[in-house]
Molecule: transfer RNA
Organism: Candidatus Omnitrophota bacterium
RNA sequence: CGGGGCGUGGCUCAGCUUGGUAGAGCGUCUGGUUCGGGACCAGAAGGUCGAGAGUUCAAAUCUCUCCGCCCCGA
Numbered sequence: 001c002g003g004g005g006c007g008u009g010g011c012u013c014a015g016c017u018u019g020g021u022a023g024a025g026c027g028u029c030u031g032g033u034u035c036g037g038g039a040c041c042a043g044a045a046g047g048u049c050g051a052g053a054g055u056u057c058a059a060a061u062c063u064c065u066c067c068g069c070c071c072c073g074a
Stems, first nucleotide, its partner, number of pairs: 001073007010026004020057001028044005050066005
């Protein structure tokens, strides 16, 4: 320098192809159960989707630029 992949709650990931109010598991908190803890059961909080811009009635999703990490080539 060229090509490709990834970036979404604290962690690991789904959702993107086919645009339509942002989800799961684990974890955390509260309650139940227990002598207590664990396990189990019920409930709750927590992210505006790496940043910016564009298209659209509407963008995590489409387009462009940039940032970070990883891989391949030179």